[in-house]
RNA sequence: UAAUAAUGCCAUUGCGAUAGAUAGUGGCGAACCUGGUCAGGACGGGAACGUAGCAGCCAUAAACUUCCUAUCUAUGUGCGAUGGUUUUUUAUUUGC
Numbered sequence: 001u002a003a004u005a006a007u008g009c010c011a012u013u014g015c016g017a018u019a020g021a022u023a024g025u026g027g028c029g030a031a032c033c034u035g036g037u038c039a040g041g042a043c044g045g046g047a048a049c050g051u052a053g054c055a056g057c058c059a060u061a062a063a064c065u066u067c068c069u070a071u072c073u074a075u076g077u078g079c080g081a082u083g084g085u086u087u088u089u090u091a092u093u094u095g096c
């Protein structure tokens, strides 16, 4: 010097990690401006009954929260794969 292999650099890509968002399961959840049932009491009525309806109870809305799953986004995160490059480095071999 040349060749080969690896490395450096670049691009693409796979599986994870972390953070966030959305969706789903569960929980909790409205003095009144959600619903149902409405004790007591109130009103109407001669009465039978009726009307509205507070508390309570039940079911839930928004919000909040738990769990795991899925999707998406992000990166000073981990381990790879493929290709490109000879401007890096190392090793082997060869020539001078």
Base pairs, nucleotide, nucleotide: 002093003092004091005090006089008085009084010083011082012081013080014079015078016077017075018074019073020072021071022070023069024067026065027064034059035058036057037056042051043050044049